[in-house]
The RNA shown here (Bacterial RNase P class A) has 378 nucleotides and comes from Donghicola tyrosinivorans. NCBI's taxonomy places the organism under Bacteria, Pseudomonadota, Alphaproteobacteria, Roseobacteraceae, Donghicola. The sequence was found by an Rfam model in a public genome assembly. The prediction has a mean pLDDT of 75.

RNA sequence: GCGGAGGGCUGGAUGGCCGCGGAAGGCGUCAGCCUUGCGAGGAAAGUCCGGACUCCACAAGGCAAUGGUGCCGGGUAACGCCCGGCCGGGGCAACCCGAGGGAAAGCGCCACAGAGAACAGACCGCCCCGUUCUUCGGGGUAAGGGUGAAACGGCGGUGUAAGAGACCACCGGGGGGCUGGUAACAGACCCCGCAUGGCAAGCCCCACCAGGAGCAAUGCCGAAUAGGGAUCCCGCGCGGCGCGACCGCAGGGUAUGACUUGGCCCAGGGAUCCGGGUUGGCAGCUAGAGGUCCGCAGGUAACUGCGGGUCAAGAUGAAUGGUCAUCCAGAGCGCAUCUGCGCUUGGACAGAAUCCGGCUUACAGGCCCUCCGCGCAU
Numbered sequence: 001g002c003g004g005a006g007g008g009c010u011g012g013a014u015g016g017c018c019g020c021g022g023a024a025g026g027c028g029u030c031a032g033c034c035u036u037g038c039g040a041g042g043a044a045a046g047u048c049c050g051g052a053c054u055c056c057a058c059a060a061g062g063c064a065a066u067g068g069u070g071c072c073g074g075g076u077a078a079c080g081c082c083c084g085g086c087c088g089g090g091g092c093a094a095c096c097c098g099a100g101g102g103a104a105a106g107c108g109c110c111a112c113a114g115a116g117a118a119c120a121g122a123c124c125g126c127c128c129c130g131u132u133c134u135u136c137g138g139g140g141u142a143a144g145g146g147u148g149a150a151a152c153g154g155c156g157g158u159g160u161a162a163g164a165g166a167c168c169a170c171c172g173g174g175g176g177g178c179u180g181g182u183a184a185c186a187g188a189c190c191c192c193g194c195a196u197g198g199c200a201a202g203c204c205c206c207a208c209c210a211g212g213a214g215c216a217a218u219g220c221c222g223a224a225u226a227g228g229g230a231u232c233c234c235g236c237g238c239g240g241c242g243c244g245a246c247c248g249c250a251g252g253g254u255a256u257g258a259c260u261u262g263g264c265c266c267a268g269g270g271a272u273c274c275g276g277g278u279u280g281g282c283a284g285c286u287a288g289a290g291g292u293c294c295g296c297a298g299g300u301a302a303c304u305g306c307g308g309g310u311c312a313a314g315a316u317g318a319a320u321g322g323u324c325a326u327c328c329a330g331a332g333c334g335c336a337u338c339u340g341c342g343c344u345u346g347g348a349c350a351g352a353a354u355c356c357g358g359c360u361u362a363c364a365g366g367c368c369c370u371c372c373g374c375g376c377a378u
Stems, first nucleotide, its partner, number of pairs: 001374010012327007020039002023036005041349001045360002048358005053214004058262004063257001066210005071085005086100001087098004101205002106203002108199003123145002125141006153171002156168003172194001173192004178187003218283004228274007237249004251266004288311001291310008328347001330345006
């Protein structure tokens, strides 16, 4: 100097005028007025995860269904997230990716091509015998070639008629204990010719986790209507004692897909259809499990602990804007070389609605840090 990889920050500034929403204070009988401060994001997007919070809803126990996660260790309120490692793949590398348990429980799929696609298989070829010696037939073979995404281990030898783990050394695979590591796993050694494809992001098996719905949750106030009508189902029981009370048994209901137990209530409980009223106000609503800034300690890190400061939109058809001027980051052109002057252009993705922790996606321009590779010079 060029190319690449990882991480972080920013994404306009200032002033004047006019306009909007909240809070605090003051004035005013009210309407309203004045002063001061504050007023969209790194993703507010997606609605993909996890929660806080609210209700279903008297409690406990397990079962089933459905769904999710899937190497090991750590972090966190929790997670499918984050950090560190192991293994596999890509890359010269820095780094990036992984839907990373099980194919010997079972079922299923691998089109076409090809002889044959999982206890497969002989098209070409190689070898042997016979023969009509051109050819045809029989037997052996699966090392070579071909087809294919993939062909029942690889390479080099021995051996053979030709071959073949048939045998041998090495690699691969399986098993064993030893060493290191918390572990996933790794290493060396010993034994075995060796159960010989892939797909589980096919069903499935295994381990672990999970109740449902959601701020249009929910609560309060006010107001109004018709405490409306029709049909169907289960039950309204028995005994002590003739009645009542009481007691016992049985039955119905009490969040559930169904069940068991306990407590409570009881003549009630449930389903379907038709019709009417309410569309108002307040709360929830913004001080947080990691808000935000600074410092110290521990930890490889994610993060944890301690101390100090600070307080930011809360709207409700939905505010946070418009305009003028100057400056600024960038780009282009011209002049100039005191690194400046002038002109033109131009500022991305995008808008809170209960809140928080993540992930994913979009982003003009600009800045910073670290690392890898190549080239050159000293």